[in-house]
RNA sequence: GCAGGCUUAUGAGCGGCUGCUCCCGCCGCUUUAGCGGCGGGGGAGGAAAGUCCGGGCUCCCCAGGGCGGCGCACCCUGAGAACAUCAGGGCAUCCUUAUUUGAAGGAUAGGAUUAGAGCCACAGAGACGAGUCUGUAACCGCAGAAGACAUUGGUUGCAGGGUGAAACGAGCAAUCUCUGCGCGGAGUAAGGCCAAAUAGGUCCUGGUUAAAAGUUGCCCGCUUUAAAUGUUCGCCGUAAGGCGCGAUAUUGCCAGGACGGGUAGGCUGCAUGAGCCUUGGCGGCAACGUCAGGGUCGAGAGAAAUAGCCGCUCUUAGCGCGAAGUUUUUUCGCGCUAAGACAAAACUCGGCUUACAGUAAGCCUGUCUUA
RNA sequence: GGGCCAUUAGCUCAAUUGGCAGAGCAGGACACUCUUAAUGUCAAGGUCGGUGGUUCGACUCCACCAUGGCCCACCA
Numbered sequence: 001g002c003a004g005g006c007u008u009a010u011g012a013g014c015g016g017c018u019g020c021u022c023c024c025g026c027c028g029c030u031u032u033a034g035c036g037g038c039g040g041g042g043g044a045g046g047a048a049a050g051u052c053c054g055g056g057c058u059c060c061c062c063a064g065g066g067c068g069g070c071g072c073a074c075c076c077u078g079a080g081a082a083c084a085u086c087a088g089g090g091c092a093u094c095c096u097u098a099u100u101u102g103a104a105g106g107a108u109a110g111g112a113u114u115a116g117a118g119c120c121a122c123a124g125a126g127a128c129g130a131g132u133c134u135g136u137a138a139c140c141g142c143a144g145a146a147g148a149c150a151u152u153g154g155u156u157g158c159a160g161g162g163u164g165a166a167a168c169g170a171g172c173a174a175u176c177u178c179u180g181c182g183c184g185g186a187g188u189a190a191g192g193c194c195a196a197a198u199a200g201g202u203c204c205u206g207g208u209u210a211a212a213a214g215u216u217g218c219c220c221g222c223u224u225u226a227a228a229u230g231u232u233c234g235c236c237g238u239a240a241g242g243c244g245c246g247a248u249a250u251u252g253c254c255a256g257g258a259c260g261g262g263u264a265g266g267c268u269g270c271a272u273g274a275g276c277c278u279u280g281g282c283g284g285c286a287a288c289g290u291c292a293g294g295g296u297c298g299a300g301a302g303a304a305a306u307a308g309c310c311g312c313u314c315u316u317a318g319c320g321c322g323a324a325g326u327u328u329u330u331u332c333g334c335g336c337u338a339a340g341a342c343a344a345a346a347c348u349c350g351g352c353u354u355a356c357a358g359u360a361a362g363c364c365u366g367u368c369u370u371a
Numbered sequence: 372g373g374g375c376c377a378u379u380a381g382c383u384c385a386a387u388u389g390g391c392a393g394a395g396c397a398g399g400a401c402a403c404u405c406u407u408a409a410u411g412u413c414a415a416g417g418u419c420g421g422u423g424g425u426u427c428g429a430c431u432c433c434a435c436c437a438u439g440g441c442c443c444a445c446c447a
Stems, first nucleotide, its partner, number of pairs: 001367010012313007020043010045342001049353002052351005057187004064220004069183005074090006091110001092108006111178002116176002118172002128169001133161002137156005191268004201259008213223003227251006233244004261446003275296009314340011372443007381396004390427001399413004420436005
């Protein structure tokens, strides 16, 4: 110098014309609302994305107990509203470089396998409370008077072979499980207010002092809503009659589900907040905190605006010409052409993850040249 | 915007404690027939949506992507 990788930052600029959307002011029509005209101002991002975590906010008549379910996870300290986030240090495992060891850099979804269960296909004797295929050592038994050798059976033990990812050592908890900690659910189409319209309907289920409703899944418990009449039965009463959380029927009422019907409009939630930018001091290794001063308000549509065209400049690539230079490579200048990514708010904030042309900085790896 | 699900042969779907991926239809060849259909036989056809990870081993478990699909408002 070239190529590749990782991290961080940035995410082309200026001008003109014509438009879109929101807000403000003035004027005209106008009771208001609204409409039109003129003028002024604002108008996507580092990820707005995926919706993976954690909050704000709102509702479910406020959430108790047990069982179950879900989530998080090395250790210590700190930051932070909180988190699976961030900072510092340490341990373990793995990878890379280099290597005698040590070491350096990087990554980790890394609690526990002496609480228990389950799994390990094929191969192999045996796949996890062991076992004997081949071997081998010691001892014992049998037959024999005894001994030796051989055969056969058994006990103890395992140096080796072979199979396999793994062979008695274990491995797998991104298998059940155990331990510790935490978790009510739903989500701004939450929710609140107003307006318009209709068949204020039909069927089914459960209930009417307790639910097939609500309370996260189940149970217990808790919460609240909704009645009369008739028949029959039981009890009390001499009877008239009364009582009954007895049964049943009718009608009604309450709750839920299915079908059907109507409207598909307006306001709010909804833009001042764990705000942002900047200067200085202090504390801390850092993340970050704190104090003081100054500046600033920076999208708010509702199927969805933030755009289109032109000119100049910038960057990159290609081509052509010229110059420098010993050839190539390279550098500079001019001209032409093309390209400038990923992607776009939808209640909102802090993170994580993923996507990303070009440029800049830092680190690492490979290679070439010169000394 | 918010919530949820699926992806396996050309099409429709299976596959359980993780251990050789199957079925029906379609398409192909052969048989039967004068011919076609029907029927029978045979063979072929799969990067299990993609990329990583856990594991000896992944359709299966986990993470991140891609594609496709479903649901939601208000009134009574």
This is a predicted complex of two RNAs, RNase P RNA and transfer RNA, with 447 nucleotides together. Rfam match: Bacterial RNase P class A. Rfam classes the family as a ribozyme. Rfam links the family to the GO terms ribonuclease P activity, tRNA processing and dimeric ribonuclease P complex.